[in-house]
C1' cells in the first nucleotide's frame, strides 16, 4: 500500500425485505427475610464509531472517514 471482518447501554452480545432500539450480567429503588446472601418487581442508562447522500422514513442501502482484528505484498 491492497483485500476482508468487527464497531449497538458500564461489560458481553442480538437485531433487520428499511418503519417498535432489545437480551444477559452489572447499577439504583422497593418488597419478601431478624440481617447478609438470595429471590421477585420496577427504574435509570444509547448522537447504533464519525460525517455526508438516497428515501416519506436509515442501526439496516450508497460514499468518505476513524479505531481495531486478520490476510496479501
Nucleotide at each position: 500500500g491492497g483485500g476482508g471482518g468487527u464497531g449497538u447501554a458500564g461489560c458481553g452480545c442480538a437485531g433487520u425485505u428499511g418503519g417498535g432500539a432489545g437480551c444477559g450480567c452489572g447499577u439504583u429503588u422497593g418488597a419478601a427475610u431478624g440481617g447478609c446472601a438470595u429471590u421477585c418487581a420496577a427504574a435509570a442508562g444509547g448522537u447504533c464509531g464519525a460525517g455526508g447522500g438516497u428515501u416519506c422514513g436509515a442501526u439496516c442501502c450508497c460514499c468518505u472517514u476513524c479505531a481495531u482484528c486478520u490476510c496479501c505484498a